The RNA shown here (transfer RNA) has 73 nucleotides and comes from Patescibacteria group bacterium UBA7522. The organism belongs to Bacteria candidate phyla, within Bacteria. It matches the Rfam family "tRNA". Rfam describes the family as follows. Transfer RNA (tRNA) molecules are approximately 80 nucleotides in length.
RNA sequence: GGGCCCGUAGCUUAGCUGGUAGAGCGCCUCCAUGGCAUGGAGGAGGUCGCUGGUUCGAAUCCAGUCGGGUCCA
Repeated sequence: GGGCCCGUAGCUUAGCUGGUAGAGCGCCUCCAUGGCAUGGAGGAGGUCGCUGGUUCGAAUCCAGUCGGGUCCA
C1' cells in the first nucleotide's frame, strides 16, 4: 500500500429482505425477611464510531473517514 471482517447502554451482545433500538450481567428504588443471601416488581442509562449522500423514513443501503482484528505484498 491492497483485500476481508468488526464498531449498538458501564460490560457481553441481538436486531433476517429500510418502518420510531432490545436482551443478559451491572446500577437505582420498592416488596417479602429481625437482618443478609436469594426471589419478585418497577426504573434510569444508547444522537447505533464520525461526516455526508439516497429515501417520506437509515443501526440497516451508498461514499468518505477514524479505530481494532486478520490475510497478502
The coordinates come from a structure-prediction model, not an experiment, and the mean pLDDT is 81.